[in-house]
Molecule: transfer RNA
Organism: Nanobdellota archaeon
Parts: sequence; C1' cells; structure tokens
RNA sequence: GGGCCGGUGGUCUAAUGGCAUGACACCGCUUUCGCAUGGCGGAGGCUGAGGGUUCGAGCCCCUCCCGGUCCA
Repeated sequence: GGGCCGGUGGUCUAAUGGCAUGACACCGCUUUCGCAUGGCGGAGGCUGAGGGUUCGAGCCCCUCCCGGUCCA
C1' cells in the first nucleotide's frame, strides 16, 4: 500500500429500514439476627466521526478514524 472482518451504556452482547435487547457491574427497596444468594424497581446509549439516500438509518451508500486478520 491492497483485500476482508469489526467499532452499540462502565464491560460483554442482540437488534427484517419502523419505540436500541439482554447479562454482569452500579444505586434503592425487600428477604436475614447479620452477610451472601434470591426477588422487585431504577439510573446509565444521541449506536467510532462527518456527509448522503429515505416519510423513517445501528442497519443501505460515500469519505475518514481506530482495532483485528490476510497478502505484498
């Protein structure tokens, strides 16, 4: 330099073009004599950046950035 894959809350992860899902962690309540486990609830994402298409984009198109991998 070229090809391919990926980037989504603190971490991991899902999502036919139509309200962004779940787990762990965190906070509150509950359960216990107390702790742990369990149960219930809550907060936390403008989906790597910018543009385009569309009534509507995490998803399609373009450029760029970052990571992985292969080739040279």